Large-subunit ribosomal RNA, domain VI from Spirobacillus cienkowskii, 265 nucleotides, folded computationally. Its mean pLDDT, the model's own confidence on a scale to 100, is 84. The organism belongs to Spirobacillus, within Bacteria.
Context: one part of a larger RNA
RNA sequence: CGUUUGGGAAGUUGCAGGAACCUGACCUUAGUACGAGAGGACCGGGUUGGACGAACCCCUGGUGAACCAGUUGUCACGCCAGUGGCACAGCUGGGUAGCUAUGUUCGGUUUGGGUAACCGCUGAAAGCAUCUAAGCGGGAAACUAUUCCUAAGAUGAACUUCCUCGAGAGCAAUCUCGCAGGGCACUUGAAGACGACAAGUUCGAUAGGAUGGAUGUGUACGUGCUGUAAGGCAUUGAGCUAACCAUUACUAAUCACCCUGACCA
Numbered sequence: 001c002g003u004u005u006g007g008g009a010a011g012u013u014g015c016a017g018g019a020a021c022c023u024g025a026c027c028u029u030a031g032u033a034c035g036a037g038a039g040g041a042c043c044g045g046g047u048u049g050g051a052c053g054a055a056c057c058c059c060u061g062g063u064g065a066a067c068c069a070g071u072u073g074u075c076a077c078g079c080c081a082g083u084g085g086c087a088c089a090g091c092u093g094g095g096u097a098g099c100u101a102u103g104u105u106c107g108g109u110u111u112g113g114g115u116a117a118c119c120g121c122u123g124a125a126a127g128c129a130u131c132u133a134a135g136c137g138g139g140a141a142a143c144u145a146u147u148c149c150u151a152a153g154a155u156g157a158a159c160u161u162c163c164u165c166g167a168g169a170g171c172a173a174u175c176u177c178g179c180a181g182g183g184c185a186c187u188u189g190a191a192g193a194c195g196a197c198a199a200g201u202u203c204g205a206u207a208g209g210a211u212g213g214a215u216g217u218g219u220a221c222g223u224g225c226u227g228u229a230a231g232g233c234a235u236u237g238a239g240c241u242a243a244c245c246a247u248u249a250c251u252a253a254u255c256a257c258c259c260u261g262a263c264c265a
Base pairs, nucleotide, nucleotide: 001153006164007163008162009161010160011159012158016150017149018148019147022050023049024048025047026046027045028044034039052107053106054105055104056103060101061100062099063098067094068093069092070091071090072087073086074085075084076083077082111145112144113143118138119137120136121135166177167176168175169174181259182258183257185201186200187199188198189197206252207251208250209248210247211246212245213244216240217239222235223234224233225232226231
């Protein structure tokens, strides 16, 4: 810009395209059919794997330079104590959220259709025979539909529901204001390169803070007791605790602004 007759908000159909399509072993049927024996099934039912793929983070782990603890050297805070800086994040042991696989769950099921090779029925040409010439069946992991995803620029431009159902100026072209609605702006996000998408903007829990909890770390500081001392014990599962959960307007989401043309020729 178009989608042939105002504008707008939602919801669908599916032309077409893409993805997927794998397979083993064991048990049973049954030591049956078959076979002199040796051996040993079709068909059908059940169980459990491999590789591959998708989603997810409850479990097992990884990471986790915003969490906790231990510890060495040195410097600083006047000293002790307690802390902080630097030393690869100084080193070391753990670890929340998120992200992850080696972890967990799930998937390739099923059922049609038309066929290939091939197997048939009826059947002449050719009194017989013949699956074929007319006619009619069966038949594959292949084809096609069934499954999942994208999808009306499918210019062949599809469909449904709902909202709005204006005013003024001008001779006219056109201009001004504005409904429904959208944008901009702002607070943000398990959304994201940017746009976009999604949640909110005081009629508010969107983010931060606060409070409570969860989780992690592992018994804080201070004080008391004890030991000559390094230390130990008690207060004490203490103190601290990121991205998690809930509650709560304390802080910030201010005030504004922009777009359109219910027709025209």